This is a predicted structure of a 1518-nucleotide RNA (small-subunit ribosomal RNA) from Phycisphaera sp. Its Rfam family is "Bacterial small subunit ribosomal RNA". Its family is annotated with structural constituent of ribosome and ribosome in the Gene Ontology. NCBI's taxonomy places the organism under Bacteria, Planctomycetota, Phycisphaerae, Phycisphaerales, Phycisphaera. The sequence was found in a public genome assembly. Model confidence (mean pLDDT): 82 of 100.
């Protein structure tokens, strides 16, 4: 100087669903990866992988272990050749096949996971307690004989399957003997070495063991020894699943000795001897399970799996054995037993696919009874080879990954077809047609590199290469579209049919069912189903909670256990760090490589987070050992106390018993009754007697660990608190299991028993009352002793310890200040409360007494209901207590807080709400509307107020609605169009038939234009036919507009920007005051603003102004019997237009110098003058398809139209709304008087006449301030009746008329005469009215021929009484509390009965499994023993332990199933009643005990998680 020094640690997401809304707890459900899968559709094509998960249930068939002739002895046959006597014989085939001994192998390699929680498995260690064919190296060595024996041969038993006698045969088969050590046994040293039982070495003696030989002559075989290298046995540590509803196990059992066994340690076996041995850190017991490397997920800690693949284990039809062997107690070897199968001559035998392929079963489910040893392994051999369902490959099967393809490229203002449509148009859409190009795969020819590697050579089962052809030709589908979650309309359908992961759609306009166009995501794959992890911090190491959601044990004391003050020293377990070995391979990650990519492969790292091994380091933690006071205890004094136990006393108070006094009642309740009392009650005095409980002091005061304690007084005793110096020296803190106390009830045994009082009796309320209320009364309550152990046993907050703002109050004690004392101040320790900041908290709250901030410990929870249940266990005399689950069932339940709503909650206001009046309905008769009931029809519509004199401001026909009967028509009673006819059907006369509509004949013809004008001729209203379409008061007012009722002319209801709150909201709008008012003042985190309130509009009440007929008429003047009648005036009134006045403006008092209020003045009106119109946001699916419009949907020779009678008037009944009365304030006659505001030409209709009158006749005037309707009545003044059913009332009858109409029967009004009913003021109840109001009078209008009008609407006449308050009833407004409603109290909601489906406890039994015990029985077999027979190995009988299976017996567990029986879940419309939510109508809940059809009631005792009022006490502010 230059180059090099890759890189292996990359990563975290939310949503749906409880509410009207909000946050939070919380479960539930989704979206994501995966998979040996499987199902439904669907399908091209290659690589590569995978492929019986269910019955370790059974298997037909084939094959899967066989090799050596170079250990061994035997030894064919076909053919072929000779020959031949034709029988055959030789040769060759042959170093042959081929069994047979005899040697290696067969314990490997395949499969498979039943068992098995530790004899297993990893992972580090050991083996000083061990083996080892085959291989490899060393080193020595193979000498000498012997007898069988298979095959083979002969005979024999047997269906077979084998077996047997006799003969002879061989060897590397077996025997004997030699030799032999560094092998092996004994013995007795020495020297090293290890912590050690010992081990290594070195040298003596004594004894003992060996061999096999072949053949192709240099090679393979054998033997001994020693070594190695692979391969095994053995044993520790430590991890390794659920269950304590398994708590105690365990007799070879724990240990020692000797003895046996084993390659080796060892109770591994025996024999004796000790009584050990293991467990709450989970033994035994019961369920599940092969385990690992690893795979899925996952940010990662984890979680859940263990297929391919690769280590270990385990098993081979089930159960026992043991043989050989190096090595098995042996998947395709042996014995016995059991099951099952097959042959059999019935006498015996065979057999074992959890190997490869295949079969039937089983199931939702998994493939060829194929090739081939070419490759790569194994076995045998020297070797060629020979074998191999190991293995290589083919085949099947989208079962999975990867990878290509089903074409590119042009091509329209865009063809057809579909499909929407606002009818214009869009869409599918360059998409297709068509025009041009290419050739991937698959096809069809032709060829031959690699897999092939073995010296050459030879040698592919299969896979596969190179090149050429033809053709867009053969090759696209599945979910899905309401939100989550990308993607939208049209039909059908109508809580049907069906969807659906969760919420949830579907009842006539479904983007959520079904088709359909159309879009969205995926693509030879695409849903569904199942599993697994994720999300899910939803079991929380990382990474949660427990006051009120689920959750602090009822409380204290304490072993074990966990933690544990200060300071020093030592150690180095714990802990950091380095570093030694291991952590197999494969997989996962990186790099590079290799098949065209990729999937697959390969090659090297990386990583295996762990285990150990030797150092270092000493802060912390542990152990030693020292010291030390602060934490804890002692000790001295002094103080408080319903602390506790036992004992005595006491007084008030009740009730009992005598006794006096007294005489009619008492007691009880909302109100009564039961009861008690003339047998003397209650009340009253006196004496007695008895139990229980202990008034004032008393007070969120006071003690104790809770539970809890209260008259005085005594004895015994537990604790604390302060002072004050001393001692001990960490002695501490918390605590599973344990022990102990533990309110009420409640048991048991003996007492007491006055009062209260579960049960029970009785009165009462009630629909009913097994309850509230009364009257009564037993358990109990008291005491002793002795269970019982639960409560809302609460502060719903365990327990220690430390620290973190304040103010205030009370109880205990001790100082300081003041010379001392009192009051006080002041700072201190302990205890008890109140407010209150920081922080926490989902809020509410909490805040030195924390639900702050932190550390130790225990103890609980992990959606709701089933359930604190059932089974089990355990305690208990018993009630019942502690421990505690499952199916099955929902999508919630739940916590605080918000807004409403609503309360048999509270405040406050207000209103003809009450209340003070005055007149009504209810009784009577009509009228009139409604139910009902009846009808051939009595059309339809309104239903609490807000339906009922209402639609109807006019039902005889008509109206009208087919309501009901009958007749009649069908393009149509009424509109638009189109085509065709063509002058006649229309119409108009007359005529028949008809109830009429209709229907039939005669008779006559229009209009317009043009010619040849008696007529033609063309057009065409109309008509006729025919289509399309009209019409329906048919449905649905719960699809709708519009309109309309109603709270309600009640003060409300909102909005913007600020602010507060996490958020829904919340302020504004609340409070104080004032109004008729959210009216308007003041205060204010609110400032401003809107719709409504007021105003602005009309009518009316005064005045002015202007105008001046048809209205007026003071004055002048004319005429009349008389009248504004004329002249004329505009002065009045009045008309009808435009003005003016009324603002709390003056004054005085309240009041906050304010809004206002109360008063007064002036004024025609005073505090909105007074009536009207005007109705905020919104309620009630309020009303109304029959006004009208209008979706839909239903009709079309009828549901439409036309007609005739008929109905809507029907009448035992009930109701609402009105008119006439019931009479003297009244009737009756008869005379006077005074109005508004309306109509009026199809009309009001005057004078005038006629009738008793309704009314005729008759026409004058008037389209109206000019004339008409038109007399106003009530009142006025005379007269009459006189209190009766009348001279009151008028119904109802007849009898006759009049009017209208076409027509008064059904069914009109009016007149007139006659008749003359009910009814003498009206029960319960209930209505309307606050001033020109009620009350009474009459008049007019619409409708309408007429009228049922006594209705409706309007006009004037007359003209009152009461209140000036808010108790109480209805309604509303506002604040304010509750609340389990939120379709909002017509809410919610709880149990019992009855029915149904479901799953589950008990149960007299039956029946199965499964793990031991105890007795029998004993197979095969090892190891002994006897005895026979033996040189000797062998054998042959017989016999002992053990033991498979079996089989009896008593129990253990844990399943099925069962008559009947319990409760329990879920079920559109069932009964009973109404516990709870509101003071829920008796506040409520919790133990606990009685009782009750049910919810529940009732006694004790106890909690606020009870509302309303009040009183104490305390806090806040100033």
């Nucleotide at each position: 100087a230059a180059a090099u020094u890759c890189a292996a640690u990359c990563g975290a997401a939310g949503a749906g669903u409880u509410u009207g809304a909000u946050c939070c707890u919380g479960g539930c459900u989704c979206a994501g990866a995966u998979c040996g899968a499987a199902c439904g559709c669907u399908g091209g094509c290659g690589g590569c992988a995978u492929g019986g998960u269910u019955a370790a249930a059974a298997c037909a068939u084939g094959c899967a272990a066989g090799u050596c002739g170079a250990a061994c002895g035997c030894g064919a046959a076909c053919g072929a050749g000779u020959c031949u006597u034709c029988g055959g014989a030789c040769u060759u085939u042959a170093u042959u096949a081929g069994a047979g001994u005899g040697g290696c192998g067969a314990a490997a390699g395949g499969g498979c996971g039943a068992g098995u929680a530790a004899u297993g498995u990893a992972u580090u260690u050991u083996u000083a307690a061990c083996g080892u064919a085959c291989c490899u190296c060393u080193a020595g060595g193979c000498c000498a004989g012997g007898g069988a024996u298979a095959g083979c041969a002969u005979c024999g038993a047997g269906a077979a399957a084998u077996c047997g006698u006799u003969g002879g045969u061989a060897a590397u088969a077996c025997c004997u003997g030699a030799u032999g050590a560094c092998c092996c046994c004994g013995u007795a040293g020495u020297g090293u070495u290890g912590u050690a039982u010992g081990g290594c070495a070195c040298a003596g003696c004594g004894g003992g063991c060996a061999a096999a030989g072949g053949c192709u002559u240099g090679c393979c075989a054998c033997c001994u020894a020693g070594a190695g290298a692979g391969c095994g046995g053995g044993a520790a540590a430590u991890a390794u699943c659920c269950u304590a509803u398994c708590a105690g196990c365990u007799u070879g059992u724990u240990g020692g000795u000797g003895a046996g066994g084993u390659a080796a340690u060892g109770g591994c076996u025996u024999a004796c001897c000790a009584a050990g041995g293991c467990g709450a850190a989970g033994a035994c017991g019961g369920g599940u399970a092969g385990c690992g490397g690893g795979u899925g997920u996952g940010a990662g800690a984890g979680c859940a799996c263990g297929a391919c693949c690769c280590g270990c284990c385990g098993c081979a039809u089930c159960g026992g054995g043991a043989c050989u062997g190096a090595g098995a107690c042996a998947c395709u070897g042996c014995c016995c037993g059991g099951a099952c199968u097959c042959c059999u001559a019935c006498g015996g035998g065979a057999g074992g696919c959890u190997g490869c392929a295949g079969u039937a079963a089983c199931g939702a489910a998994u493939a060829u009874u194929c090739c081939g040893c070419a490759a790569u392994g194994c076995a045998c051999g020297a070797a060629a080879g020979u074998g191999u369902g190991a293995c290589g490959g083919a085949g099947c099967a989208a079962u999975g990954c990867c990878g290509c393809g089903u074409g590119c490229a042009g091509g329209a203002u865009g063809a057809a077809g579909c499909c929407c449509c606002u009818c214009g148009g869009g869409g599918u859409g360059u998409a297709a047609a068509c025009u041009g190009c290419u050739g991937u795969c698959a096809g069809g020819g032709u060829u031959u590199a690699g897999g092939a590697a073995c010296a050459c050579a030879a040698u592919g089962a299969c896979c596969a290469u190179a090149c050429c052809c033809a053709a867009a030709g053969g090759a696209a589908g599945g979910a899905c579209c309401g939100g989550c979650u990308a993607a939208c309309u049209c039909u059908g359908u109508g809580c049907c049919a069906g969807c659906a992961g969760c919420c949830g759609c579907g009842g006539u306009a479904a983007u959520a069912c079904a088709g359909a166009g159309g879009g969205u995501c995926c693509a030879a794959g695409c849903g569904u189903u199942g599993a697994u992890c994720g999300g899910a911090a939803u079991c929380a190491c990382u990474g949660g909670g427990c006051u009120u959601a689920a959750a602090g044990g009822g409380u204290a004391c304490g072993c074990a256990g966990g933690c544990g003050g200060a300071c020093u020293g030592a150690u180095a377990a714990g802990u950091a760090u380095g570093u030694u070995g291991u952590g197999a391979a494969a997989u996962c990650c990186c790099a590079c490589g290799g098949c065209u990519c990729a999937a697959c492969c390969g090659u090297g790292g990386a990583a295996u987070u762990g285990c150990u091994u030797c150092g270092u380091a000493u802060a912390c933690u542990g152990u030693c050992a020292g010291u030390c006071u602060u934490g804890a205890g002692c000790a001295u004094g002094u103080c408080a106390g319903g602390g506790g136990u036992c004992g005595u006393c006491g007084g008030a108070a009740c009730u009992c018993u005598a006794g006096g006094u007294g005489g009619a009642g008492c007691g009880g309740u909302g109100a009564a009754a039961u009861g008690c009392g003339u047998a003397g009650a209650u009340a009253u005095c006196u004496a007695g007697a008895g139990g229980a409980a202990c008034g004032c002091c008393a007070a969120u005061g006071g003690u104790g660990a809770a539970g809890a304690c209260a008259g005085a007084c005594g004895a015994c005793u537990g604790g604390g608190a302060c002072a004050u110096u001393g001692c001990u020296g960490a002695c501490g803190c918390u605590c599973a299991g344990g022990u102990a106390c533990g309110a009420a009830a409640g048991c048991a045994u003996g007492g007491g028993u006055a009062g209260c009082g579960a049960a029970c009796g009785g009165g009462a309320u009630u629909a009913g009352a097994u309850a509230c209320c009364c009257c009564g009364g037993u358990a109990g309550u008291c005491c002793a002793u002795g269970c019982c152990c639960u409560a809302a046993a609460c502060g719903a907050u365990g327990u220690g310890u430390a620290c973190u703002a304040g103010u205030u109050c009370g109880a205990g004690g001790a100082g300081g200040u003041u010379u001392u004392a009192a009051c006080g101040c002041c700072a201190u320790c302990u205890c008890g409360g109140a407010c209150g900041g920081a922080g926490c908290u989902a809020a509410a709250g909490u805040a030195u007494u924390a639900a702050g901030u932190a550390c130790a410990c225990c103890g609980c929870c992990u959606g709701g209901g089933g359930a604190g249940u059932a089974c089990g266990g355990u305690c208990g005399c018993a009630a019942g207590g502690c421990u505690a689950a499952a199916a099955c069932u929902c999508a919630a339940a739940g916590g605080a807080a918000u807004u409403g709503a609503c309360g048999g909650g509270g405040a406050c206001u207000c209103a003809c709400a009450c209340a003070a009046g005055c007149g009504g309905u209810g009784g009577a008769g009509c009228a009139u509307g409604u139910g009902g009931c009846u009808u051939a029809a009595u059309u339809c519509g309104a239903a609490g107020c807000a339906a009922c004199g209402c639609g109807a401001a006019g039902a005889a026909c008509c109206u009208u609605a087919u309501c009901c009967a009958g007749g009649g028509u069908u393009u149509g009673a009424c509109a638009u169009g189109u085509a065709u006819g063509g002058a006649u059907u229309a119409a108009c006369u007359u005529c028949c038939c008809g109830a009429a509509a209709g229907g039939g004949a005669a008779g006559c013809c229009a209009c317009a234009c043009c010619u040849u004008u008696u007529a033609g001729g063309u057009g065409g209203a109309a008509c006729a036919u025919a289509c399309a379409c009209a019409g329906g008061u048919g449905c649905u007012g719960c699809a709708u507009g519009g309109c309309u009722g109603u709270c309600g002319u009640c003060a409300g209801c909102u909005c913007g920007u600020g602010c507060u709150g996490u958020g829904a909201a919340g302020u504004g709008u609340c409070g104080g005051g004032u109004u008729a008012a959210g009216u308007c003042c003041c205060u204010u985190a609110a400032c401003g603003a809107g719709c409504g309130a007021a105003a602005c509009c009309c009518c009316u009440g005064u005045c002015g102004u202007u105008a001046g007929u048809u209205g007026c008429c003071a004055g002048c003047g004319a005429g009349u019997c008389a009248u504004g009648u004329c002249g004329g005036g505009g002065a009045c009134u009045c008309u009808a237009a435009c003005g003016a006045g009324a603002c709390u403006g003056c004054c005085g008092g309240u009041g906050u110098u304010a809004a206002a209020c109360c008063g007064g003045a002036g004024g025609a009106a005073g505090g909105u003058g007074g009536g009207g119109a005007u109705g905020a946001c919104g309620u009630c699916a309020a009303g109304u398809c029959c006004u009208c419009a209008u979706g839909g949907c239903c009709u079309u020779u009828a549901u439409g139209c036309c007609c005739u009678g008929g109905g809507c008037u029907g009448c035992a009944c009930a109701c609402g709304u009105g008119c006439u009365a019931c009479a003297a304030u009244g009737c009756c006659a008869c005379g006077g008087a005074c109005a508004g505001a309306g109509c009026g030409a199809c009309g009001c209709g005057a004078u005038a006449c006629g009738g008793u009158a309704a009314c005729g006749u008759g026409g004058a005037g008037c389209a109206a301030a000019u004339c008409g309707c038109a007399g106003a009545a009530a009142c006025c003044g005379u007269g009459g009746c006189c209190c009766a059913g009348u001279u009151c009332g008028g119904a109802u009858u007849g009898u006759g008329g009049u009017c209208u109409g076409c027509a008064a029967c059904u069914c009109g009004a009016c007149c007139a005469c006659a008749u003359g009913a009910a009814g003498u003021u009206g029960g319960a109840a209930u209505c309307g009215c606050u001033a020109g109001u009620a009350a009474u009078c009459g008049c007019g209008u619409a409708u309408c021929a007429g009228c049922u009008a006594c209705g409706a609407c309007g006009c004037g006449g007359u003209g009152a009484a009461u209140a000036a308050g808010u108790u109480c009833c209805u309604g509303a407004g506002u604040c304010u509390u509750g609340u389990a409603c939120a379709c909002a109290c017509c809410g919610c909601c709880c149990g019992u009965c009855a029915c149904g489906u479901c799953a589950u406890g008990g149960g007299a039994g039956c029946u199965g499994g499964g793990a031991g015990u105890g007795c029998c029985c004993g197979a095969a077999g090892u190891c002994g023993c006897u005895u026979c027979a033996a040189u000797u190995c062998a054998g042959g009988a017989g016999u002992g332990c053990c033991u498979a299976c079996g089989g009896c017996a008593a129990g253990c567990u844990u399943g099925g199933u069962a008559a009947c029986u319990g409760g329990g879940a879920c079920g559109a419309a069932g009964u009973c009643g109404u516990a709870a939510c509101a003071a829920g109508g008796u506040a409520g809940c919790c133990g606990u005990a009685g009782g009750g059809g049910a919810a529940c009631c009732u006694g004790c005792g106890g909690c606020u998680g009870g509302a309303u009022c009040a009183c104490c006490u305390c806090c806040u502010u100033u």